[in-house]
Molecule: Bacterial RNase P class A
Organism: Campylobacterota bacterium
């Protein structure tokens, strides 16, 4: 220098000024906490709440999609396996099933999926042209495996005998995807991000402006759309609108550290540390100094994914020069 994987931190400190929320004091007032990795996007799984009257079944429907493990669960996570890419560290991959069926393969070529005769190339014929041929050339994104021989009138998996794959059996590995050992089988284009088939998950919707409740007031409405179908059981009700305030609200399948168990995600014990909680919606303004200071601002909470972005450290791979 130049690239790969990881991990950290995410402006400091001092003055001052202001807000949100608590506390204490209650008369002024003093104290204390106060955004993120991503809060984002809303892409995936949950709690949590109403609605579909509950409950259960079947069906349609929906979704995942090498193999094992974790996980509360996932379409997500670790580890492997098989392609693919890179010199290499390492990357990435909608990665079942074309030997169950059906479909489809534009232009361009004669023939595009039960192959095909336009040039050649053989036979025939005086020629026109008829017939065999898939070796050779010519179109294609693709033209029915490759190389050599046998064969032949000329060819040709028609046949052999070698390679490359496919199916089947077997032989050893390994939970398993898969790999590996030998044998047969002349079986040999793609596509499933077309239909479809296999396993396996799955009740729908809507969202904390759910949804509960006080209090005030006024003005309606009588009952209705939630995929289909059985079976049982229950109801035949009072409910919707504005306003304002409470309340869900914030300690959670949460987070750090050790020890044990796994390769590892993660489990399981023991320790410890921690008060955002607003509602037009707080967490800022200013100076001083250090100083590189990005991307960005919560609105119910949890676990991924994704995207955006500054500097710093390891570790590892290469290239150049001493």
């Nucleotide at each position: 220098c130049g690239g790969u994987a990881c991990a950290g931190c995410a402006g400091g400190u001092g003055a001052u000024u202001g807000c949100u929320u608590c506390u204490c004091a209650c008369a002024g007032g003093a104290g204390a906490a106060g955004a993120g990795g991503a809060a984002a996007g809303u892409c995936c799984g949950g709690g949590c709440u109403g609605c579909c009257g509950u409950a259960a079944g079947a069906c349609a429907g929906g979704g995942u999609u090498c193999c094992a493990u974790c996980u509360a669960a996932c379409g997500g996570a670790u580890g492997g396996c098989c392609g693919g890419u890179g010199a290499a560290a390492g990357c990435c991959g909608a990665g079942g099933g074309a030997a169950a069926g059906u479909g489809c393969a534009a232009c361009a070529g004669a023939g595009a999926g039960u192959a095909g005769a336009c040039c050649g190339c053989c036979u025939c014929g005086c020629a026109a042209g008829a017939g065999g041929u898939a070796a050779g050339g010519g179109u294609g994104a693709a033209a029915g495996g490759g190389u050599g021989g046998u064969g032949u009138a000329a060819g040709a998996g028609a046949c052999c005998a070698c390679c490359a794959g496919u199916g089947u059996c077997c032989u050893g590995a390994g939970c398993a995807a898969u790999c590996u050992u030998g044998a047969c089988a002349g079986c040999u284009u793609g596509u499933a991000a077309a239909c479809c088939c296999a396993a396996c998950c799955u009740g729908g919707c809507a969202g904390c402006a759910a949804g509960a409740g006080a209090c005030a007031g006024a003005u309606g409405g009588u009952u209705a759309g939630c995929g289909u179908c059985u079976u049982a059981c229950a109801a035949u009700g009072c409910u919707a609108u504005u306003g304002u305030c409470u309340u869900g609200c914030u300690a959670g399948a949460g987070c750090g550290g050790c020890a044990u168990g796994g390769u590892a995600a993660u489990a399981u014990g023991c320790c410890g540390a921690g008060u955002a909680g607003a509602u037009u919606a707080a967490u800022u303004g200013u100076c001083a100094c250090c100083c590189a200071a990005a991307c960005a601002g919560a609105a119910c909470c949890c676990g991924g994914c994704u995207u955006a972005u500054g500097c710093u450290g390891u570790a590892c791979c290469g290239c150049u020069u001493u």